[in-house]
Context: one part of a larger RNA
RNA sequence: CUGGGCAUAAAGCGUGUGCAGGCUGUUACACAGGUGGUGUAUGAAAUCUCCGAGCUUAACUCAGAGAGGUUAUGCCAGACUGUGUGGCUUGAGGCAAUCAGAGGAACAUGGAAUUCCGGGUGUAGUGGUGAAAUGCGUAGAUAUCCGGAGGAACUCCAGAGGCGAAGGCGAUGUUCUGGGAUUGACCUGACGCUCAGACACGAAAGCAUGGGGAGCGAACGGGAUUAGAAACCCCGGUAGUCCAUGCCGUAAACGAUGCAGACUAGGCGUCGGCGGUCUCAACCCCGUCGGUGCCGCAGCCAACGCGAUAAGUCUGCCGCCUGGGAACUACGGUCGCAAGACUAAAACUC
Numbered sequence: 001c002u003g004g005g006c007a008u009a010a011a012g013c014g015u016g017u018g019c020a021g022g023c024u025g026u027u028a029c030a031c032a033g034g035u036g037g038u039g040u041a042u043g044a045a046a047u048c049u050c051c052g053a054g055c056u057u058a059a060c061u062c063a064g065a066g067a068g069g070u071u072a073u074g075c076c077a078g079a080c081u082g083u084g085u086g087g088c089u090u091g092a093g094g095c096a097a098u099c100a101g102a103g104g105a106a107c108a109u110g111g112a113a114u115u116c117c118g119g120g121u122g123u124a125g126u127g128g129u130g131a132a133a134u135g136c137g138u139a140g141a142u143a144u145c146c147g148g149a150g151g152a153a154c155u156c157c158a159g160a161g162g163c164g165a166a167g168g169c170g171a172u173g174u175u176c177u178g179g180g181a182u183u184g185a186c187c188u189g190a191c192g193c194u195c196a197g198a199c200a201c202g203a204a205a206g207c208a209u210g211g212g213g214a215g216c217g218a219a220c221g222g223g224a225u226u227a228g229a230a231a232c233c234c235c236g237g238u239a240g241u242c243c244a245u246g247c248c249g250u251a252a253a254c255g256a257u258g259c260a261g262a263c264u265a266g267g268c269g270u271c272g273g274c275g276g277u278c279u280c281a282a283c284c285c286c287g288u289c290g291g292u293g294c295c296g297c298a299g300c301c302a303a304c305g306c307g308a309u310a311a312g313u314c315u316g317c318c319g320c321c322u323g324g325g326a327a328c329u330a331c332g333g334u335c336g337c338a339a340g341a342c343u344a345a346a347a348c349u350c
Base pairs, nucleotide, nucleotide: 004321005320006319008303012318014201015200016199017198021194022193023192025088026087027086028085029084030083031082033081034080035077036076037075038074039073040072041071048066049065050064052062053061054060091191092188093187094186095184096183097182098181099180103177104176105175106174107173108172109171110154115149116148117147118146119145120144121143125136126135162169163168206247207246208245209244210243211242215241216240220236221235222234223233258317259316260315261314262313263312266295267294268293269292270291271290272289273288274287275286276285299306300305323350324349325348332343333342334341335340
């Protein structure tokens, strides 16, 4: 390299948009670049195959024949592919009418609770644990009532429910805005799929500047436990957690399962549409489209399991793997304020 693979054994980029590239529905005609056939020229000899001969045989050598491979060119074919022209509507998109939703952004508003502050009542404890102690409290705590401040998160509804490409998204209202679904004797007419590089998004932690700081809480201090306790438990508590702007670019970023399309028994739920039946209306029931779950036939799988949301049967394109360790490392390069990220070996060893 070929081959074989990628849920769990090594292996699907965290996710999307998308140029180049690869691949591309259906039909008619034309052309003849690819493709196929045939003729001519070329394709040194040796090597290879066949037959024969020579060394006693063989290897080897010699003579003859054949095969193979290259390019150019003439002619022919027209299935497939390509190119051009004209059609088609199933793929794709548009339009219209509807629908569901924690999809995104900004602004405004709300109540409960925690903490703190002021005041009232009130008196000796409170808090915490397995048990305690540190802590708080006669400078009046805890408890309870009234008033105020401030920050963060939004009980119930809530569902194996919904939305989003993924990360993720949950109080209420307004404004702006993305995507999706259903229905249609409507419109365009292949406009499509995938995508190296590129670009964008990307939890938490972390970084920079400026705010904010109620609760929680790395570090740190104290009390316990213990042989010890750098922990688990308790009392405190700084960064951080929150906001704005900019960076970082990683996660068991998981369905450990790339995207798109086609095909292949069923059964039971659930979410959003549409149609039918029925009804005063609805529920129920039947059918259908799109999501999301459970079980299961065939098939697949080393097994576990998967099973129309495939890990089944196929097609197109991309990414990735090639024994364990050394090594998600060194060196170099690119990026970053830094932390570090990305790319990525070898010696040696088993």
Small-subunit ribosomal RNA, central domain from an uncultured bacterium, 350 nucleotides, folded computationally. The RNAcentral record of the full RNA draws on ENA and SILVA. The coordinates come from a structure-prediction model, not an experiment, and the mean pLDDT is 87.